Predicted 3D model of a 73-nucleotide RNA (transfer RNA) from Candidatus Taylorbacteria bacterium CG11_big_fil_rev_8_21_14_0_20_46_11. Its mean pLDDT, the model's own confidence on a scale to 100, is 80. Rfam family: tRNA. The family's RNA type in Rfam is transfer RNA.
RNA sequence: GCGCGCUUAGCUCAGUUGGUAGAGCAAUCCGUUUACACCGGAAAGGUCGCAGGUUCGAGUCCUGCAGUGCGCA
Numbered sequence: 001g002c003g004c005g006c007u008u009a010g011c012u013c014a015g016u017u018g019g020u021a022g023a024g025c026a027a028u029c030c031g032u033u034u035a036c037a038c039c040g041g042a043a044a045g046g047u048c049g050c051a052g053g054u055u056c057g058a059g060u061c062c063u064g065c066a067g068u069g070c071g072c073a
Base pairs, nucleotide, nucleotide: 001072002071003070004069005068006067007066010025011024012023013022019056028042029041030040031039049065050064051063052062053061
């Protein structure tokens, strides 16, 4: 330099044909316990890597850039 992937909550990851962004774990609070753990419950947590474009509407489609992984040279 070229090709193919990946980037979504603190972490690991879903997200269907473009139509209200989710799960598990962690952390917080409550219940339970003498206490801790386990267990049950509640609430919180998001610029969907960045910038543009298309569209009534974009996590999803298109373009550029950045980061990262693999392969080729």